Transfer RNA from Desulfovibrio sp. An276, 74 nucleotides, folded computationally. The RNAcentral record of the sequence draws on Rfam. The prediction has a mean pLDDT of 81. It matches the Rfam family "tRNA". The family's RNA type in Rfam is transfer RNA. Gene Ontology term of the family: triplet codon-amino acid adaptor activity. Rfam describes the family as follows. Transfer RNA (tRNA) molecules are approximately 80 nucleotides in length.
[in-house]
RNA sequence: CGGGAUGUGGCGCAGCCUGGUAGCGCAUCUGGUUUGGGACCAGAGGGCCGCCCGUUCAAAUCGGGCCAUCCCGA
Numbered sequence: 001c002g003g004g005a006u007g008u009g010g011c012g013c014a015g016c017c018u019g020g021u022a023g024c025g026c027a028u029c030u031g032g033u034u035u036g037g038g039a040c041c042a043g044a045g046g047g048c049c050g051c052c053c054g055u056u057c058a059a060a061u062c063g064g065g066c067c068a069u070c071c072c073g074a
């Protein structure tokens, strides 16, 4: 320098192809149970989707640029 993959709550991932109110597990908090802890049960909070621009009535999803990490090639 060229090509490819990935980027979504604290962590790990799904959702993207086929646009229509953002979900799952773990973790956290509250309550119950227990002498207490753990486990179990019930409930709750937490992200506008790496950044910017564009298309559209509507963008995590489509298009363009950029950034970060990883892989391949030179």
Stems, first nucleotide, its partner, number of pairs: 001073007010026004020057001028044005050066005